[in-house]
Record summary
This is a predicted structure of a 341-nucleotide RNA (Bacterial RNase P class B) from a Bacillota bacterium.

RNA sequence: AAAUCUUGACAAACGCUGCUUUUAAAGUAGAGGAAAGUCCAUGCUCGCACUAUCUGUGAUGAUAGUAGUGUUCGUGCAUCGGGAAAAAAUAACCGAUGGUAGUUUAACUAACGGCGUUGAAUUAACCUAAGUUAUCCAAUAUGGUUAUAGUAGACAUAAAGUGCCAUAGAGACGAAUUCUUUUAGAAAUAAAAGAGGUGGAACGAGGUAAACCCCACGAGCGAGAAACCCAAAUUUUGGUAGGGGAACCUAAUAGCAAAGAAACGAAUUUGUUAUGGGAUUGAGAAAUCAAUAGAUAAAUGUUUGUCGCUUCAUUUGAAGUACAGAACAUGGCUUAUAAGA
Numbered sequence: 001a002a003a004u005c006u007u008g009a010c011a012a013a014c015g016c017u018g019c020u021u022u023u024a025a026a027g028u029a030g031a032g033g034a035a036a037g038u039c040c041a042u043g044c045u046c047g048c049a050c051u052a053u054c055u056g057u058g059a060u061g062a063u064a065g066u067a068g069u070g071u072u073c074g075u076g077c078a079u080c081g082g083g084a085a086a087a088a089a090u091a092a093c094c095g096a097u098g099g100u101a102g103u104u105u106a107a108c109u110a111a112c113g114g115c116g117u118u119g120a121a122u123u124a125a126c127c128u129a130a131g132u133u134a135u136c137c138a139a140u141a142u143g144g145u146u147a148u149a150g151u152a153g154a155c156a157u158a159a160a161g162u163g164c165c166a167u168a169g170a171g172a173c174g175a176a177u178u179c180u181u182u183u184a185g186a187a188a189u190a191a192a193a194g195a196g197g198u199g200g201a202a203c204g205a206g207g208u209a210a211a212c213c214c215c216a217c218g219a220g221c222g223a224g225a226a227a228c229c230c231a232a233a234u235u236u237u238g239g240u241a242g243g244g245g246a247a248c249c250u251a252a253u254a255g256c257a258a259a260g261a262a263a264c265g266a267a268u269u270u271g272u273u274a275u276g277g278g279a280u281u282g283a284g285a286a287a288u289c290a291a292u293a294g295a296u297a298a299a300u301g302u303u304u305g306u307c308g309c310u311u312c313a314u315u316u317g318a319a320g321u322a323c324a325g326a327a328c329a330u331g332g333c334u335u336a337u338a339a340g341a
Stems, first nucleotide, its partner, number of pairs: 004341003008307007016030006032323001036334002039332005044224005049066006072219005077098006099112001100110004113214002116155003123147005131140003161212002163208003177196008228244003248278003252275008279292005308321005
């Protein structure tokens, strides 16, 4: 330094909340390793969407599920290894190698998929006059320029296209200026290179997708117990007071009471009582007995004493004892932190 475990103990007094009892009272239980963050996920509950099935005269009901779709959402350098909730797989996350770009440069960072190459014909107008014609003036394109058009089309990519780059500047990607030189040519012109002017950037495989959008892959979506359900005074409506949710687990059995489409009724669902079954902790030799935090988010404590631990001192002492507070349940990750083993 890293990993794992513990996270103070005993006694008394007073107090808070739940439960039990013989109900004046007594007994008994009562917050973490992170309960935090909410980064990721699993389950459960509720709602929405869709699919299948069931009952019924009739689904808007019930049960089971998440296939499929996309005017939806998410992800995006490549490869490999690791990575939990029982196995497998995988998320966040951790690590390694390599590539690209950048920077405060031997290390670090990244909203790291996609902005391509080429390219006519036709018709019309205009420029030049080598060659050809011609007595002279001259005429004439098979040579070029502009528009049609960087269009139609072709090739490449998983990935088409459309936009934007103020002011300035001729011009910000649309075939878009001036001058000089070289090359080709008879010339008109064409190509290349350089310079000038504006600008952050001037034709380069420009920049921009944190522009609209496109491609690939993946995924039912949303919410979270303060959700959600019931509901008095008050007939309807509404959803206040209030109750449930709420508590160790239990679709094991039986009884009772309710809900369940316009009248009955079915599928199916809920509550309550009793008897059972199971998990953990404590006591006990055993049989067995007892117990298991629960919201007014406002309980789970305070004080005193004696110990424990750490530091300093060394005649009995002094100081300190961290981070922090359950809220549907759980797992990984991250953060805070005194001390001991």
Its Rfam family is "Bacterial RNase P class B". About the family: Ribonuclease P (RNase P) is a ubiquitous endoribonuclease, found in archaea, bacteria and eukarya as well as chloroplasts and mitochondria. Its best characterised activity is the generation of mature 5'-ends of tRNAs by cleaving the 5'-leader elements of precursor-tRNAs. Cellular RNase Ps are ribonucleoproteins. RNA from bacterial RNase Ps retains its catalytic activity in the absence of the protein subunit, i.e. it is a ribozyme. Rfam links the family to the GO terms ribonuclease P activity, dimeric ribonuclease P complex and tRNA processing. Clan: RNaseP clan. For this family Rfam cites "The Ribonuclease P Database" (Brown, Nucleic Acids Res, 1999). By type it is a ribozyme. Of the family's consensus pairs, 97% are formed in the model. The RNAcentral record of the sequence draws on ENA. The gene name in the source record is rnpB. The source organism's lineage runs through Bacteria, Bacillati and Bacillota.